[in-house]
Context: one part of a larger RNA
RNA sequence: CACUGCCCGUCGCUCCACCCGAGGGGGGCCUGGGUGAGGCCCCUGCCGCCGGGCGGGGGACGAACCUAGGCCCCCUGAGGGGGGAGAAGUCGUAACAAGGUAGCCGUAGGGGAACCUGCGGCUGGAUCACCUCC
Repeated sequence: CACUGCCCGUCGCUCCACCCGAGGGGGGCCUGGGUGAGGCCCCUGCCGCCGGGCGGGGGACGAACCUAGGCCCCCUGAGGGGGGAGAAGUCGUAACAAGGUAGCCGUAGGGGAACCUGCGGCUGGAUCACCUCC
């Protein structure tokens, strides 16, 4: 390279990171129940070569395992969601000149999409006239 300009969103393709996430796998901790190694304490029988040995009953403790539940962490993850980036894809044309319905803000409803409509607000709106001030 200046309107044959600029530019918005949906949709499509490729890549990237992220968020949510049913389910699957693993680990830690806590609580209840069960089984219960083991040492400890109390009572006690028998034997003895008098160093002790072999048992029985009861009690508090209790590793490990099983089981029910709870909390936390890690990995994986069907699927879902937007975001970013990418010369020449699709649909329209919302914004920029009064951008062809002035635009924008808030809010509500609606719509393939940019958006549209209602209500309130702003001028950061073009043109003309008037008022005030410099």
Predicted 3D model of a 134-nucleotide part of an RNA (small-subunit ribosomal RNA, 3' minor domain) from an Acidilobaceae archaeon. The source organism's lineage runs through Archaea, Thermoproteati, Thermoproteota, Thermoprotei and Acidilobaceae. It matches the Rfam family "Archaeal small subunit ribosomal RNA". Gene Ontology terms of the family: ribosome and structural constituent of ribosome. Clan: SSU clan. The RNAcentral record of the full RNA draws on ENA. Its mean pLDDT, the model's own confidence on a scale to 100, is 82.